[in-house]
RNA sequence: ACGGCUGUCGUCUAGUGGUAGGACAGCACCCUCCCAAGGUGCAGGCCCGGGUUCGAAUCCCGGCAGCCGUA
Numbered sequence: 001a002c003g004g005c006u007g008u009c010g011u012c013u014a015g016u017g018g019u020a021g022g023a024c025a026g027c028a029c030c031c032u033c034c035c036a037a038g039g040u041g042c043a044g045g046c047c048c049g050g051g052u053u054c055g056a057a058u059c060c061c062g063g064c065a066g067c068c069g070u071a
Base pairs, nucleotide, nucleotide: 001070002069003068004067005066006065007064010024011023012022013021018054026042027041028040029039030038047063048062049061050060051059
């Protein structure tokens, strides 16, 4: 320099055009003599910009970052 893959709560992950879900962690309450475990609830996310579409995490273009490959 070129090519490919990936990017979703703090972490891991599902979601292939129509309400963004789960697990762990966090917070509150319940339970318990206390702690742990357990139960219920709450908060928290689509890498950035543009385009297509009635509607985009999803499709297209550009950028950024990470990984892999070629040289």

Predicted 3D model of a 71-nucleotide RNA (transfer RNA) from a Candidatus Woesearchaeota archaeon. The coordinates come from a structure-prediction model, not an experiment, and the mean pLDDT is 83. The sequence was found in a public genome assembly.